């Protein structure tokens, strides 16, 4: 320098192909059961998708640029 993959609550991930309310597990908070811990059950809070711009009625999803990690090639 060229090409590819990945980036989504605290952590790990689904959703992207084919645009239509951002979900799941763990963790966290509150309550119940328990003498307590642990465990189980119920309820709840937390992300607008790495960043910027564009297309669209509507973008995590499509297009462009860009940042980070990583792989391949030179």
């Nucleotide at each position: 320098c060229g090409g590819g993959a990945c980036g989504u609550g605290g952590c790990g991930u689904a959703g992207u192909c084919c645009g239509g309310u951002a979900g799941c597990g763990c963790a966290c908070u509150u309550g119940a059961c328990u003498g307590g811990g642990g465990g189980u059950c119920a309820a709840g809070g937390g992300g607008u998708c790495g960043g910027a711009g564009g297309u669209u009625c509507a973008a995590a999803u499509c297009c462009u640029c860009u940042c980070g990690u990583u792989c391949c090639g030179a």

Transfer RNA from a Myxococcales bacterium, 74 nucleotides, folded computationally.
The sequence was found in a public genome assembly.
The prediction has a mean pLDDT of 82.
Rfam family: tRNA.